Predicted 3D model of a 72-nucleotide RNA (transfer RNA) from a Deltaproteobacteria bacterium. Rfam family: tRNA. By type it is a transfer RNA. The sequence is in RNAcentral, with records from ENA. The same sequence occurs in records of 5 taxa. Lineage of the source: Bacteria > Pseudomonadati > Myxococcota > Myxococcia.

[in-house]
RNA sequence: GCGCCUAUAGUUCAAUGGAUAGAGCGUAAGCCUCCGAAGCUUAAGAUGGUGGUUCGACUCCACCUAGGCGCA
Numbered sequence: 001g002c003g004c005c006u007a008u009a010g011u012u013c014a015a016u017g018g019a020u021a022g023a024g025c026g027u028a029a030g031c032c033u034c035c036g037a038a039g040c041u042u043a044a045g046a047u048g049g050u051g052g053u054u055c056g057a058c059u060c061c062a063c064c065u066a067g068g069c070g071c072a
Stems, first nucleotide, its partner, number of pairs: 001071007010025004018055001027043005048064005
């Protein structure tokens, strides 16, 4: 330099182009308890960026950024 893959919550992962983007773990609060690290309930928290296509985009297209693999 060229090609391919990946990017969603603190973390690990879901989500046929269409309902308010969900789940496990974690975090916070409450309940329970002699105590709480067990159990129960609730809450906060995310689509890498800029454009495009579409009535509608996490999803499709282009470029950029970051990471990975291969070729040279």